Annotation: The prediction has a mean pLDDT of 84. Predicted 3D model of a 74-nucleotide RNA (transfer RNA) from a Planctomycetota bacterium. RNAcentral holds the sequence, with entries from ENA.
RNA sequence: CGGGGAGUGGAGCAGCCAGGUAGCUCGCGAGGCUCAUAACCUCGAGGUCGACGGUUCAAAUCCGUCCUCCCCCA
Numbered sequence: 001c002g003g004g005g006a007g008u009g010g011a012g013c014a015g016c017c018a019g020g021u022a023g024c025u026c027g028c029g030a031g032g033c034u035c036a037u038a039a040c041c042u043c044g045a046g047g048u049c050g051a052c053g054g055u056u057c058a059a060a061u062c063c064g065u066c067c068u069c070c071c072c073c074a
Base pairs, nucleotide, nucleotide: 002072003071004070005069006068007067010026011025012024013023020057028044029043030042031041032040050066051065052064053063054062
């Protein structure tokens, strides 16, 4: 150089194929429960989806280029 995969709240991952309100678990904060802590229950904050363009009424999703990481080939 060539081929494949990944990038989405603090962490780990869904959602992408087939465009239409960004979700799950853990963590964090508050409240409840308890003598108290843990566990459990309820509520909340935190993303504008790797970057920039294109298509579209509408893009995490489709298309193009680029960036980072992992694997394969040599």